[in-house]
RNA sequence: AAAGAUGCUGCCUAGGGUUCCGGUUGAAAAACGUCUGGUCCGAGAGGGAGCGUACAGUAUGUACUGUAUACACGGAGGGAUAAAAGCCCGGGAGAA
Numbered sequence: 001a002a003a004g005a006u007g008c009u010g011c012c013u014a015g016g017g018u019u020c021c022g023g024u025u026g027a028a029a030a031a032c033g034u035c036u037g038g039u040c041c042g043a044g045a046g047g048g049a050g051c052g053u054a055c056a057g058u059a060u061g062u063a064c065u066g067u068a069u070a071c072a073c074g075g076a077g078g079g080a081u082a083a084a085a086g087c088c089c090g091g092g093a094g095a096a
Base pairs, nucleotide, nucleotide: 007051008050009049011047012046015041016040020038021037022035023032024031025030052069053068054067055066056065057064058063071091073094077089078088079087
């Protein structure tokens, strides 16, 4: 200095808001997320599962087994949805 199966998909969590349900206020219309919640959204840098990939072995034409799949500080701003966010831009800018 450069490269990447630094992979993919469900489930769950931290977190997030307010369409719907519930809650609260109100005579009603309506208002309130400055309502614990259910539904909902949800992590590259959280958990776990399955698949995949690489290598080796066995077996043999497609399977099985084993091993590996590391590390990861991070704005501001913008975007989607009802809305917001550790969502997306983004393992981005930048830092180291």
Molecule: Guanidine-I riboswitch aptamer
Organism: Domibacillus sp. PGB-M46